[in-house]
RNA sequence: UAACGAUAAUAGCAAACCCAUUGAAAGAUGGAGACGCAAAGCUAAAGGGGCUAACGGAUUUGCAGAAGACGCAAAUACCUAUGCCAGCCAGUUGCCGAA
Numbered sequence: 001u002a003a004c005g006a007u008a009a010u011a012g013c014a015a016a017c018c019c020a021u022u023g024a025a026a027g028a029u030g031g032a033g034a035c036g037c038a039a040a041g042c043u044a045a046a047g048g049g050g051c052u053a054a055c056g057g058a059u060u061u062g063c064a065g066a067a068g069a070c071g072c073a074a075a076u077a078c079c080u081a082u083g084c085c086a087g088c089c090a091g092u093u094g095c096c097g098a099a
Stems, first nucleotide, its partner, number of pairs: 004097002012037002018031005035087001041092003047089002049085003056079002058076006
């Protein structure tokens, strides 16, 4: 230096559930709590993957009349990231040192 990772040392983080706040949701933040973690530090502004779908679109229905167009409203096992996830992989920085 590059790998590797111990019933070592020192420190650290905190899943689920619950409570509060926030958000359309996914999720986030704080409290409480530990399933786990050698990067469970950081990066989602550009590598893959995953979650959500407010807005928008599509479809259907209604207003609505003989029919159609436009418009407005509602519904939807549909589409869409501009919203998210780093505790999925990845990128990047970094503590310790037995074998």